The RNA shown here (SAM riboswitch aptamer (S box leader)) has 105 nucleotides and comes from Thermoanaerobacter pseudethanolicus ATCC 33223. The source organism's lineage runs through Bacteria, Clostridia, Thermoanaerobacterales, Thermoanaerobacteraceae and Thermoanaerobacter brockii. It matches the Rfam family "SAM riboswitch aptamer (S box leader)". Rfam links the family to the GO term regulation of gene expression. The model forms 97% of the base pairs in the Rfam consensus. RNAcentral records the identical sequence in 2 taxa. RNAcentral holds the sequence, with entries from Rfam and Ribocentre.

RNA sequence: CUCUUAUCAAGAGAGGUGGAGGGAAAGAGCCCGAUGAAACCCAGCAACCUGUCCUAUAGGACAAGGUGCUAAUUCUCUCAGAAGCAUGCUUCUGAAAGAUGAGGG
Numbered sequence: 001c002u003c004u005u006a007u008c009a010a011g012a013g014a015g016g017u018g019g020a021g022g023g024a025a026a027g028a029g030c031c032c033g034a035u036g037a038a039a040c041c042c043a044g045c046a047a048c049c050u051g052u053c054c055u056a057u058a059g060g061a062c063a064a065g066g067u068g069c070u071a072a073u074u075c076u077c078u079c080a081g082a083a084g085c086a087u088g089c090u091u092c093u094g095a096a097a098g099a100u101g102a103g104g105g
Base pairs, nucleotide, nucleotide: 001105002104003103004102005101006100007099008098013042015041016040017039021032022031023030026078027077028076029075043070044069045068048066049065050064051062052061053060054059074097079094080093081092082091083090084089085088
C1' cells in the first nucleotide's frame, strides 16, 4: 500500500508541558479554540486480539499484555432509492468514502 471481515447512537480529566490552531481529503455548511488548539506526558474509557478464570453447542468475568479511543452520530451534506409536501426541502434506507480491530497478500 492492498484484500477479507467485524464494529462505528454508548463511554472516557475543571491534571501537567505546550503554545495557534483544530474538527481525514475536496467543495458547501456548522462548530471547537488565549475561560487556552495541535502535539507530548499522566489519568481515564472501552473490551477488538492475547492472557487468566467461570460456565460450557454459546456465553460471561477480570483488565495484566497488544492496539484503539477520550466535543458535536464517522459534526452534517455531497451518490442512489423510497415517502411527504409548500418542488426544494424534510424524514428514512442503502451505497461511497473514512476510522479502528483481527486475519491475509